[in-house]
Molecule: Glycine riboswitch aptamer
Organism: Streptomyces ferrugineus
RNA sequence: UGAAUCCGCGCGGGAGAGUUCCCAGCAGUGCAGUGCAGCGCUGGGACGCCGAAGGAGCAAGUCCCUCCCUUGAAUCUCUCAGGCCCCGUUACCGCGCGGGCGAG
Numbered sequence: 001u002g003a004a005u006c007c008g009c010g011c012g013g014g015a016g017a018g019u020u021c022c023c024a025g026c027a028g029u030g031c032a033g034u035g036c037a038g039c040g041c042u043g044g045g046a047c048g049c050c051g052a053a054g055g056a057g058c059a060a061g062u063c064c065c066u067c068c069c070u071u072g073a074a075u076c077u078c079u080c081a082g083g084c085c086c087c088g089u090u091a092c093c094g095c096g097c098g099g100g101c102g103a104g
Stems, first nucleotide, its partner, number of pairs: 001104001006099008018047001020046007029037003048084003054080001055078003061071001
């Protein structure tokens, strides 16, 4: 002087899966005899579904004289949580900045 890996921040890219049913509330509309109807929004519940926040599980291998045990990844699996109009700091990728480590 200073690469890669690692951490944080910013910007950009970036999916998937019902706005299905029921109940309640709010505003307005139509008809009308205190009511009824469809539509919009919000909340809750039911069933169904998604997987790329997070979380959990495991292979080969590793540890061991041998076995058990230990260790052992994920965009794989599970779906606890989360999510299923729009939305969206979502894994992941690229770029920039800062920090640490430090190959050469």